The RNA shown here (Glycine riboswitch aptamer) has 106 nucleotides and comes from Piscinibacter aquaticus. Lineage of the source: Bacteria > Pseudomonadota > Burkholderiales > Sphaerotilaceae > Piscinibacter. The sequence is in RNAcentral, with records from Rfam. Its mean pLDDT, the model's own confidence on a scale to 100, is 82.
RNA sequence: CCAAUGCCGUCUGGAGAGACGUCACCCGCGUGACGCACCGAAGGAGCAAGGCCCGCGCCGAUGGCAUGGGCCGAAUCUCUCAGGUACCGAGGACAGGGGGAGCGGC
Numbered sequence: 001c002c003a004a005u006g007c008c009g010u011c012u013g014g015a016g017a018g019a020c021g022u023c024a025c026c027c028g029c030g031u032g033a034c035g036c037a038c039c040g041a042a043g044g045a046g047c048a049a050g051g052c053c054c055g056c057g058c059c060g061a062u063g064g065c066a067u068g069g070g071c072c073g074a075a076u077c078u079c080u081c082a083g084g085u086a087c088c089g090a091g092g093a094c095a096g097g098g099g100g101a102g103c104g105g106c
Base pairs, nucleotide, nucleotide: 001105002104007100008099010097011096012095013094018036020035021034022033023032024031025030037085038084039083043081044079045078046077050072051071052070053069054068055067057065058064059063
C1' cells in the first nucleotide's frame, strides 16, 4: 500500500397472513387472556445428492461390487416451537451504498 469471503456499525429498499370471536381493563386509541383460522423473511429445528467410517458376504483384490448401521452434509425447500396477521409504528430473511477493523498478500 492492497485487503476477497466473512465480521462490526450506519443509510436506503424490503413480502406474507383475521380491521376474527368471547371476556376483562380502559374516556378513547388501545392492552391483556382464552379460542379457532392463517403467514414465513427475526431466531430455531429437519434433510437430498454426495463424501467418510464400521460390520458382513462375494470378486478379477491394498481395490471393487452388494448389503446393514453411524457421522458429515444446502436453502428463499420443509416444520411452524418461537415470532407475526387493518392503517401507522416496530420487527424483517435478503439486496444495494458508503464507513471501520481485519485473516491474509505485496